[in-house]
This is a predicted structure of a 1519-nucleotide RNA (small-subunit ribosomal RNA) from an uncultured bacterium.
RNA sequence: AGAGUUUGAUCCUGGCUCAGAACGAACGCUGGCGGCGUGCCUAACACAUGCAAGUCGAGCGAGAACUCCACCUUCGGGUGGUUAGUAAAGCGGCAGACGGGUGAGUAACACGUGGAUAAUCUGCCCUUAGGUUUGGAAUAACCCAGGGAAACUUGAGCUAAUACCGAAUAAGACCACAUAACUUUGGUUACGUGGGAAAAGCGGGGGAUCUCUUCGGAGACCUCGUGCCUGAGGAUGAGUCCGCGGCCCAUCAGCUUGUUGGUAGGGUAAUGGCCUACCAAGGCGAGGACGGGUAGCUGGUCUGAGAGGAUGAGCAGUCACACUGGAACUGAGACACGGUCCAGACUCCUACGGGAGGCAGCAGUGGGGAAUAUUGCGCAAUGGGCGAAAGCCUGACGCAGCAACGCCGUGUGAGGGAUGAAGGCCUUCGGGUUGUAAACUUCUGUCAGCAGGAAAGAUGGGAAAGUAGGUUAAUAGCCUGCUAUUUUGACGGUACCUGCAAAGGAAGCACCGGCUAACUCUGUGCCAGCAGCCGCGGUAAUACAGAGGGUGCAAGCGUUGUUCGGAAUCAUUGGGCGUAAAGCGCGCGUAGGCGGUUUAGUAAGUCAGGUGUGAAAUCCCGGGGCUCAACCUCGGAACUGCAUUUGAUACUGCUAGACUUGAAUCACGGAGAGGGUGGCGGAAUUCCCGGUGUAGAGGUGAAAUGCAUUGAGAUUGGGAAGAACAUCUGUGGCGAAGGCGGCUUUCUGGUCUGUUACUGACGCUGAGAUACGAAAGCCAGGGGAGCAAAGGGGAUUAGAUACCCCCGUAGUCCUGGCUGUAAACGAUGGGCACUAGGUGCAGGAGGUAUCGAUCCCUUCUGUGCCGUAGCUAACGCGUUAAGUGCCCCGCCUGGGGAGUACGGUCGCAAGGCUGAAACUCAAAGGAAUUGACGGGGGCCCGCACAAGCGGCGGAGCAUGUUGCUUAAUUCGAGGCAACGCGAAGAACCUUACCUGGGCUUGACAUGUAGGGAAAAGCCAUAGAGAUAUGGUGUCCUUAGGGGCCUUACACAGGUGGUGCAUGGCUGUCGUCAGCUCGUGUCGUGAGAUGUUGGGUUAAGUCCCGCAACGAGCGCAACCCUUGUCCUAUGUUGCCAGCGGGUAAUGCCGGGGACUCGUAGGAGACUGCCGGGGUCAACUCGGAGGAAGGUGGGGACGACGUCAAGUCAUCAUGCCCCUUAUGUCCAGGGCUGCAAACAUGCUACAAUGGCCGGUACAGAGGGCUGCUAUACCGCGAGGUUGAGCGAAUCCCACAAAGCCGGUCUCAGUUCGGAUUGGAGUCUGCAACUCGACUCCAUGAAGGCGGAGUCGCUAGUAAUCCCGGAUCAGCAACGCCGGGGUGAAUACGUUCCCGGGCCUUGUACACACCGCCCGUCACACCACGAAAGUUGGCAACACCCGAAGUCAGUGGCCCAACUCUUUGAGAGGGAGCUGCCGAAGGUGGGGUUGGCGAUUGGGGUGAAGUCGUAACAAGGUAACC
Repeated sequence: AGAGUUUGAUCCUGGCUCAGAACGAACGCUGGCGGCGUGCCUAACACAUGCAAGUCGAGCGAGAACUCCACCUUCGGGUGGUUAGUAAAGCGGCAGACGGGUGAGUAACACGUGGAUAAUCUGCCCUUAGGUUUGGAAUAACCCAGGGAAACUUGAGCUAAUACCGAAUAAGACCACAUAACUUUGGUUACGUGGGAAAAGCGGGGGAUCUCUUCGGAGACCUCGUGCCUGAGGAUGAGUCCGCGGCCCAUCAGCUUGUUGGUAGGGUAAUGGCCUACCAAGGCGAGGACGGGUAGCUGGUCUGAGAGGAUGAGCAGUCACACUGGAACUGAGACACGGUCCAGACUCCUACGGGAGGCAGCAGUGGGGAAUAUUGCGCAAUGGGCGAAAGCCUGACGCAGCAACGCCGUGUGAGGGAUGAAGGCCUUCGGGUUGUAAACUUCUGUCAGCAGGAAAGAUGGGAAAGUAGGUUAAUAGCCUGCUAUUUUGACGGUACCUGCAAAGGAAGCACCGGCUAACUCUGUGCCAGCAGCCGCGGUAAUACAGAGGGUGCAAGCGUUGUUCGGAAUCAUUGGGCGUAAAGCGCGCGUAGGCGGUUUAGUAAGUCAGGUGUGAAAUCCCGGGGCUCAACCUCGGAACUGCAUUUGAUACUGCUAGACUUGAAUCACGGAGAGGGUGGCGGAAUUCCCGGUGUAGAGGUGAAAUGCAUUGAGAUUGGGAAGAACAUCUGUGGCGAAGGCGGCUUUCUGGUCUGUUACUGACGCUGAGAUACGAAAGCCAGGGGAGCAAAGGGGAUUAGAUACCCCCGUAGUCCUGGCUGUAAACGAUGGGCACUAGGUGCAGGAGGUAUCGAUCCCUUCUGUGCCGUAGCUAACGCGUUAAGUGCCCCGCCUGGGGAGUACGGUCGCAAGGCUGAAACUCAAAGGAAUUGACGGGGGCCCGCACAAGCGGCGGAGCAUGUUGCUUAAUUCGAGGCAACGCGAAGAACCUUACCUGGGCUUGACAUGUAGGGAAAAGCCAUAGAGAUAUGGUGUCCUUAGGGGCCUUACACAGGUGGUGCAUGGCUGUCGUCAGCUCGUGUCGUGAGAUGUUGGGUUAAGUCCCGCAACGAGCGCAACCCUUGUCCUAUGUUGCCAGCGGGUAAUGCCGGGGACUCGUAGGAGACUGCCGGGGUCAACUCGGAGGAAGGUGGGGACGACGUCAAGUCAUCAUGCCCCUUAUGUCCAGGGCUGCAAACAUGCUACAAUGGCCGGUACAGAGGGCUGCUAUACCGCGAGGUUGAGCGAAUCCCACAAAGCCGGUCUCAGUUCGGAUUGGAGUCUGCAACUCGACUCCAUGAAGGCGGAGUCGCUAGUAAUCCCGGAUCAGCAACGCCGGGGUGAAUACGUUCCCGGGCCUUGUACACACCGCCCGUCACACCACGAAAGUUGGCAACACCCGAAGUCAGUGGCCCAACUCUUUGAGAGGGAGCUGCCGAAGGUGGGGUUGGCGAUUGGGGUGAAGUCGUAACAAGGUAACC
């Protein structure tokens, strides 16, 4: 620090997800040791049991018992001593307000921070001043008598105090009055008068002297210590008040009656409506009152670069609470966790009358929960309470126990060790890997184990000695210090140290497709499963599961949850708003924010310094202590804050003054569909009346409905009515926007230019508020020609609730009122300033030239286009900014759900404004790129159409296919590009299929080991045959053996599967002209350029131009063939001339002229001429030439597409079969036939059929062959057998043609299917199932519907010939060959296919694409809903506990007073009143749950109906 994920790819926007760190955690697997920490986050749920707050005899009175000892005893016990002035209890004092727990409540001066207290208190403690005199009356305990189950309680009697009450004294203090000074509200100081208010003792020691004496002593007195009282001060702690700070919701906008203030009084330690009475009517709030939700706050903690965000366990500060609610008492302090009273709920005891209780103290229990420990030890240390002290108490605390819950440390061994062992796994079978890993060997001893030794934590306190100092009259006593002795440890015989033995007891978890380090095998087969995101799995899964191996961490490792980070994804640092989400429809203007030049003052903001504070701990830095570390500790820094003070004055603010440039105003001039109002006008449409006139008119793609002989339409005259204003008209004008268009009257707003004058910052923006605001719509009243939702009819259509046509009502128009929305758009808020230009238009002003507003120049305002810099993701914007800055407002934060629901508000309604969530997806989106596509455009080509010729589709037959059938009808091929295709030959074989019979190392190959002479062959028998049995037969050799047979083991074999695992080969687009690269350039990039453009071509062929320049694969050419000529050669070919010969024939001699063959050359290149063209490429015409513009034909097929075809040609991975899916054999099948299709053949006839005669090819094939000749047969063919391995011989007569004859338009002398009979040939074998021949038979068919195919010249058409395969043949097929030999092409509008350019796109599996809505089904969440059931807060009234306060107090009362049987002062019980918790009643508020039914929404595999959108999406789309 980033990464993955939207796309075919790209850039951007934008969400989702991951890598990091952390945790009071939990869960899964696993688990050696130690140290230090941490441990109910849930039910502030309920609690059994034990403990957690007591202490003081040096305040007081009283005072046992158990025990032990002795004695006595009626054996029941009693007495005395001891225990002991002890325990327990009581009065009294202090402490139980601390310590410990929890976080329910609380949004608050509760907390934090800084202040105030002149508005306060403060026990114990410290300092200081002074005092501590003198009396009295009671009461617990105790004893006696009662009540009660108990808790407890009543009465009578006795007694003490540091308990209680008087009196004295009283410097301060306090109160009242009065005065003065200072001052900050009740303050301080000084002074005067008056008033009332204190106390307590206890303990130690003591020489004189004194008093009393029970003669023991006690007291006075002296002294010490301690306590008490009154003041003053301090310290500590606490109370109260204030500034500032820190949560969410505005779908909470208004709240408030003790409310806000005043006066008086009460109350408090103290201010204050804190409370009461009276008076006034205030107070708070958009800078968020009130209400609702949530929450203890902080130091800190986690994260982060920081700013921030989240959090508030442990530790520390603070607040609140103590079963729930209320209340006070005591006290320095409480409205009190282990106190009191009352009410309530719950639990327990009960004799039913009544009582007891409060773990959110420490343990522990139940419950809840994913989840959180021992009913431990000790007061040894630290701290606290009481005490003079010893000491007692202390679940605070110190320790131990449990838990890998966290952090830290440490171990599970170290060195050597290659046959690279075995085993595992993989394998290309060679090997690789696990792996120096192990074994083995040499060592070591941390930890755990055993044994021994053994701390620190104990400064201290006590005891009894000594000694120094202080106090004192004192060498008593007491206090302080020192010395020596002794005693005190829960942890714990623990840490630590030493020794012993032994590698011995100690490694797991997750992951391995990318992100993200780490790869293979097997199993599985969209199953099982995985998954954080993208996504894996449908037979070769590095993604599932297992294994081997590897990677990462390690006593842990993963998962889950949560927080921050990454996320600049709420943006202060640090984002945006033309098109991605986002500018309010537009003005005016309130609050607010911001604001021109200048002077002076001030010092609020701002800046600098000082001071105080910012607790400790934490974090950071530097040291120190545990062996290190974690941890602990010391010092420093820091705590970015707040307050205060001193200073500075540039900027901002404030105050005062001035200025003119911003802004505004007066005056002159100008343009304009700016607005309101009244009037007027012509054209057109429609309607009405009349004339002329006759049959249609209208409408459409074509029609029809509707209109018309009762006279339409057309034409003409007259009239009526309403609405809108052609031409001018213009990216022209005006207006804030919406919007505004005939002419004119009148009223009126804004704006522009130039020149003065005047005001003097008066400005800009603008949350709320408010005005305006197209169309449609609503209300009321008018109006209504045309147009026209709804509606009706006609068409179209599968349907057509549409598009088209004919009608037609609201509405459109006017007046008044409402609505308040639009793609209200420049999809661009307003203002100011700055930053190149060029060129139009509109409205002004000025200048030069000029006779002249004619032209030119300058300038202001407005409105357009192009463009620089710059900006932008790109497109684009560009002085009219989307540039550069400033100010203000509005708005955005993934898509869907949804602008929906609920709530509020506005509206007559329709509806508007405001505006969520659950749930769901991993995208949704912008711009641009390359393709593909379009019922988009342009250009061009092709037998693509057109023009022609001949076919197919109808018939019969052949062949192939589908389908059906079958035991099997083997398999493959499927639009073009399967279907006379694989198959260039299915009777057996082939053959893969079926039935049956056999074989199992096999029909075939190789190897090893063992054995054999039985081999093969021939013959015979059985059998359908394979095969079996019998006979016969006995190989070669270098003498090792080989061949052969057999047995066993390895293995063979498979036309079994997968062409979607593959190689190879092939088809197709397409012989279409395309497809790319290097370098350069442009672009952020995908990409573009080149390759586009202008011409031209068959061609990306060539030329020209050009940010391109070159190159490659294709095109063309090179190759073959054919067409002309030349040269060489001359057999088997040829024969002109010469010779010979024949009935005839190159038959022979010979020849090379010719044809031909073979080989090599020439020739054609737009080379020449002319026209056109850019002096080009090229094209048109011509000449010459055998051939002319690629001469004809062939071979040759770019990058790629179709998961095209083929596992059955072959090869091959993987899977499958192995006495069978292998192999052998016989028979059958592949030939099966209601039907359909494809490709052909033959025909339908006279351009013909038949008969007779007669002519001319080329290219092939031939020895298991072609076969001449002769003879036989009607013929197929048979017999014979010459020649020829072929330019020699044979197949082999070419046929159409030509000549002649016949037939004469018919189902025929056309046509030949079918069938019967007889044969031939091939072959082991023609039944299923061959071909051919002869005789006989003589079917359909008379040129073929919709539709469709081929062909542009030696082509189509037509006619024969040959070959491969092959015993024969299904061949009419296929592949070749030659013979005869046409017609037509105006042209590119249309159909099909293709190429290039361009355009749109929501397509990219690419239009056979994408995609919308209803309906049906399933599931999910949400809304509404009659109602029903809870919670919460408040209100009104009723009742009213405890208790404070007030009143009363006829009843009661020791202290004081008096005039004493009593009275008074004072107090109390009781009663009453105000307040008052819980409770009750009532109507409302608010917020949840459930809810028949209902509404839309979301999701779901291949459901139904249509086709709305994306292309001109087939009616442009959208608001």
Rfam family: Bacterial small subunit ribosomal RNA. The sequence is in RNAcentral, with records from ENA and Greengenes.